[in-house]
């Protein structure tokens, strides 16, 4: 230095063909227990890694750079 993956909520990860982001798990209340856990109800959380282009519209298509994990010299 080249080449290939991979970046979403605290965490592990879904998100067809581009159309206003979800799931479990924590977390916090309530029910329930003498407490407490478990169970159930209901909440809480994300400028989708950063910028810039396409485009009525981007997590998703292009370009750059960044950051992890590989290969290859």
């Nucleotide at each position: 230095g080249c080449c290939c993956a991979u970046g979403u909520a605290a965490c592990u990860c879904a998100g067809a063909u581009g159309g206003u982001a979800g799931a479990g798990u924590g977390c916090c209340u309530g029910u329930u227990u003498g407490a407490a856990g478990c169970a159930c109800a209901g909440g809480u959380g994300g400028u989708c890694g950063c910028a810039a282009g396409c485009u009525c519209g981007a997590a998703c298509c292009u370009u750059g750079c960044c950051g992890u994990g590989g290969g290859c010299a």

Transfer RNA from a Thermodesulfobacteriota bacterium, 73 nucleotides, folded computationally.
Its Rfam family is "tRNA". By type it is a transfer RNA.
Its mean pLDDT, the model's own confidence on a scale to 100, is 81.